[in-house]
RNA sequence: CAGAAUAGGAAAGCGCCUGGACUUGCCCGGCUUUGGAAGGGCGAGUUGACGAGGAAGUGGUUUAUCGAAACAUCGGCGGAUGCCACUCGGCCGCGCCACGGCCGUAAGGCGGUUCUUAAAACCGGCGAGCGAUCGCGGGGACAGAGGGGCCGCCAGUGGCGAAU
Numbered sequence: 001c002a003g004a005a006u007a008g009g010a011a012a013g014c015g016c017c018u019g020g021a022c023u024u025g026c027c028c029g030g031c032u033u034u035g036g037a038a039g040g041g042c043g044a045g046u047u048g049a050c051g052a053g054g055a056a057g058u059g060g061u062u063u064a065u066c067g068a069a070a071c072a073u074c075g076g077c078g079g080a081u082g083c084c085a086c087u088c089g090g091c092c093g094c095g096c097c098a099c100g101g102c103c104g105u106a107a108g109g110c111g112g113u114u115c116u117u118a119a120a121a122c123c124g125g126c127g128a129g130c131g132a133u134c135g136c137g138g139g140g141a142c143a144g145a146g147g148g149g150c151c152g153c154c155a156g157u158g159g160c161g162a163a164u
Stems, first nucleotide, its partner, number of pairs: 014078004019074001020047009050067003056087006088104005094161006108154009122139002125136004
C1' cells in the first nucleotide's frame, strides 16, 4: 500500500465514476520566417446538482416534487421521504356497522389571503496545488412548489338505533 473479516459512524440535488469535458507529463505531428500551432496517442489528475420541500407500516416499482443559476447541474450506476396495492388510522351523518370517496397523525377537495431566514451563481479575501480545481471566511440580494393560520364554497350510500 492492497485485499478480506468484524465493529462503529456518516445521506437523500444524496453517494459513486469506466463515457465525456477540462488540466498536466512524455511522445507523434508540422500549419510554418523562427519559435512552435491545430490535431492525435499513452499515463496521471480535476470535475461530475444550488438550495427549498418531502417519511404510519409492509410489499412492489423507477426518468420520484419545486424553483434558482448555468449551458457539461452532459452521460452512466446505485440509492431515495414519490407513486401503486394491502393493513392500520383520520375525515365525509346524531351514534354504530358495512361499503364507497379523499387523505396520512398538521390525516376531504377547491378558491382567496397571509406567514413560512433560500443557497449557490455574483462581488471580495485567506490557504493548498505547475494547473484544471479544492477548502475556509466576509458582503449583499432575488424564487416556486409544499406546509401552517384565517375566510368562503362544496362533499356519501344502505341498514340498525337515538333525539326532536

The RNA shown here (glmS glucosamine-6-phosphate activated ribozyme aptamer) has 164 nucleotides and comes from a Bacillota bacterium. Lineage of the source: Bacteria > Bacillati > Bacillota. It matches the Rfam family "glmS glucosamine-6-phosphate activated ribozyme aptamer". The literature on the family includes a 2004 paper in Nature by Winkler et al., "Control of gene expression by a natural metabolite-responsive ribozyme". About the family: This entry contains a glucosamine-6-phosphate activated ribozyme that is found in the mRNA for GlmS. GlmS is an enzyme that uses fructose-6-phosphate and glutamine to generate glucosamine-6-phosphate. The ribozyme catalyses self cleavage of the glmS mRNA that is thought to regulate GlmS activity.